[in-house]
RNA sequence: ACGGGAGAGACUACAAAUUUUGUAGCACCGAAGGAGCAACCACCCAGGAAACUCUCAGGUAAAAAGGACCGU
Repeated sequence: ACGGGAGAGACUACAAAUUUUGUAGCACCGAAGGAGCAACCACCCAGGAAACUCUCAGGUAAAAAGGACCGU
């Protein structure tokens, strides 16, 4: 660079607009980013991985966008 690439609300209220957008509320998801830790180290503090945990951020019809990760 190219190809693949998941989950969860077409919820409620209000406003604008005209069937979408914004704000708030409640519910939910885990795969941008962020945070936490077992072994180990140290034995006072500290350090310490992930696809695990949390859900701050992000996201929750399709499409688009984003997308960890995988293949060439």
Record summary:
The RNA shown here (Glycine riboswitch aptamer) has 72 nucleotides and comes from an uncultured Pelagibacteraceae bacterium. It matches the Rfam family "Glycine riboswitch aptamer". From the family's description: This family represents the bacterial glycine riboswitch. Model confidence (mean pLDDT): 79 of 100.